[in-house]
Context: one part of a larger RNA
RNA sequence: UGACGGGGGCCCGCACAAGCGGUGGAGUAUGUGGUUUAAUUCGAUGCAACGCGCAGAACCUUACCUAGGUUUGACAUCUGUAGAAUUUCCCCGAAAAGGGAAGGUGCUCUUCGGAGAGCUACAAGACAGGUGCUGCAUGGCUGUCGUCAGUUCGUGUCGUGAGAUGUUGGGUUAAGUCCCGCAACGAGCGCAACCCCUAUCCUUAGUUGCCACUGGGUAAAGCCAAGCACUCUAAGGAGACUGCCCGGGUUAACCGGGAGGAAGGUGGGGAUGACGUCAAGUCCUCAUGGCCCUUACACCUAGGGCUACACACGUACUACAAUGGCACAUACAAAGGGCAGCGAAACCGCGAGGUUGAGCGAAUCUCAAAAAAUGUGUCCCAGUCCGGAUUGCAGUCUGCAACUCGACUGCAUGAAGUUGGAAUCGCUAGUAAUUCCGGAUCAGCAUGCCGGGGUGAAUGCGUUCCCGGGCCUUGUACA
Numbered sequence: 001u002g003a004c005g006g007g008g009g010c011c012c013g014c015a016c017a018a019g020c021g022g023u024g025g026a027g028u029a030u031g032u033g034g035u036u037u038a039a040u041u042c043g044a045u046g047c048a049a050c051g052c053g054c055a056g057a058a059c060c061u062u063a064c065c066u067a068g069g070u071u072u073g074a075c076a077u078c079u080g081u082a083g084a085a086u087u088u089c090c091c092c093g094a095a096a097a098g099g100g101a102a103g104g105u106g107c108u109c110u111u112c113g114g115a116g117a118g119c120u121a122c123a124a125g126a127c128a129g130g131u132g133c134u135g136c137a138u139g140g141c142u143g144u145c146g147u148c149a150g151u152u153c154g155u156g157u158c159g160u161g162a163g164a165u166g167u168u169g170g171g172u173u174a175a176g177u178c179c180c181g182c183a184a185c186g187a188g189c190g191c192a193a194c195c196c197c198u199a200u201c202c203u204u205a206g207u208u209g210c211c212a213c214u215g216g217g218u219a220a221a222g223c224c225a226a227g228c229a230c231u232c233u234a235a236g237g238a239g240a241c242u243g244c245c246c247g248g249g250u251u252a253a254c255c256g257g258g259a260g261g262a263a264g265g266u267g268g269g270g271a272u273g274a275c276g277u278c279a280a281g282u283c284c285u286c287a288u289g290g291c292c293c294u295u296a297c298a299c300c301u302a303g304g305g306c307u308a309c310a311c312a313c314g315u316a317c318u319a320c321a322a323u324g325g326c327a328c329a330u331a332c333a334a335a336g337g338g339c340a341g342c343g344a345a346a347c348c349g350c351g352a353g354g355u356u357g358a359g360c361g362a363a364u365c366u367c368a369a370a371a372a373a374u375g376u377g378u379c380c381c382a383g384u385c386c387g388g389a390u391u392g393c394a395g396u397c398u399g400c401a402a403c404u405c406g407a408c409u410g411c412a413u414g415a416a417g418u419u420g421g422a423a424u425c426g427c428u429a430g431u432a433a434u435u436c437c438g439g440a441u442c443a444g445c446a447u448g449c450c451g452g453g454g455u456g457a458a459u460g461c462g463u464u465c466c467c468g469g470g471c472c473u474u475g476u477a478c479a
């Protein structure tokens, strides 16, 4: 100087407390451990691994296993020889591969001899190739403490020196934020602001958006003419700064209250992550040193596996019901996607879906029905008209192909489960809870992930205690 203390002081955070809803019990989905296996590819392991890499394993992917094959190789550059490239067919084979037949002559230059580019085959070697090892050799990227308020430097001063001071102190703040004081005076990286979305208004613009006034039309509808008020769209501005008032405070910073205002003291949300820590994670994104393999640890193909199952754990979904289930009727979104695409209407089918196909590269057409909510009826507390697992049969769709191993539909079946021990998690407001909608990946496959709106709470006395963190101080046999 740090680090640590079941030392002290001050302060903060859904840290506790006050509340609301869960997890832990059940069934299922998914990941992991373990076990099994020819293989169940590999990595991730307290917080910070475990719906993680995987924004989507039937083949492919795929790295694993078995079997059949190749050896200058699936891919790159160089040399030589031959041939245009390419296309079609037959045999054998699970395919890869192997054997055979037919057809075929292009482009650029030309002294018409040929040369060149591109592609294919063969030969030889230089070389290729490796998701093989080392993340404790590395770059890059990322997690984490933590959006915590810290971390340093120049000059000066003090100290023999390591170092100190500044950065400590008194207030204050979300903040090393600001004020005052002070052997310090300044400065850098962080904080804040500048950026984006959102809440109010104005201007400009008016189609594909809108419909107040005017007219037409219909069974009805912005459907049509006209219009650009309003909504909206999307570009530019205005607006919030403790600016104003009162009180407190040291006349300060600032704090409490009030006015005006759509919004008030960082308005709400996002992006933004200092010096560093964990030899944290990744050599399987990529790049790369070293080591290793080179008829194999490389490459091709078929099938299998990654989907196994006495069990254990994590994360979710669905429930156990009446604030509910079922039936009918009926209302209100936002944000997105669409051409090898979205697909209206009509018809067929109980349905998944099918036939046909209008319109739309989309403020125009379409996915698209929003659901919870509301109204009426029914059920009457039961393992039930709760719950839907499991299983049987029959089907639909995607795809070369759904046996291993897809999703969905109909009929039948109707398991556990009656609110969950010890323990443990999230959340302070348009939040929790609840309810649907969309997207990426994607042929198909979502209870996961990433977004969107609808309905919409309770509680917060307070900082004694648990956890994590910041500043000052003290002790130390630790560095």
Base pairs, nucleotide, nucleotide: 001479002478003476004475005474007473008472009471010470011469012468013467015463016462019427020426021425022424023423026318027317028316029315030314031313032312033311034309035308042053043052064304065303066302067301068300069299070298073127077126078125079123080122081121082120083119087102088101089100090099091098107116108115109114129293130292132291133290134289138287139286140282141281142280143278145276150189151188152187153186154185155184156165157164158163169180170179171178195270196269197268198267200238201237202236203235204234205233206232209228210227214225215224216223241264244258245257246256247255248254320420324379325378326377327376328375329374336367337366338365341360342359346355347354348353386417391412392411393410394409395408396407397406433455434454435453436452437451438450439449
The prediction has a mean pLDDT of 84. The part of an RNA shown here (small-subunit ribosomal RNA, 3' major domain) has 479 nucleotides and comes from an uncultured bacterium. The full RNA is in RNAcentral, with records from ENA, Greengenes and SILVA.